[in-house]
RNA sequence: GAUAUUGUAGCUCAAUGGUAGAGCAGUCGGUUGUUAACCGUCAGGUUAUAGGUUCGAAUCCUAUCGAUAUCG
Repeated sequence: GAUAUUGUAGCUCAAUGGUAGAGCAGUCGGUUGUUAACCGUCAGGUUAUAGGUUCGAAUCCUAUCGAUAUCG
């Protein structure tokens, strides 16, 4: 330098173009003589960035940026 894959919550990951969710972690509470465990509740998102297509985009298209792999 070229090609491919990939980028979503603090972490690991979902989501068929039609309300962005789960587990763990965190907050608050219940239970218990206390802790742990268990149960409930709440909060947490510019879906990497910028454009485009569409009634509607995390999803499709283009460019850029980061990561990984292969080739040179």
The prediction has a mean pLDDT of 80. A computed fold for a 72-nucleotide RNA from uncultured Bizionia sp., annotated as transfer RNA. It was read from a public genome assembly. NCBI's taxonomy places the organism under Bacteria, Bacteroidota, Flavobacteriia, Flavobacteriales, Bizionia. Its Rfam family is "tRNA". About the family: Transfer RNA (tRNA) molecules are approximately 80 nucleotides in length.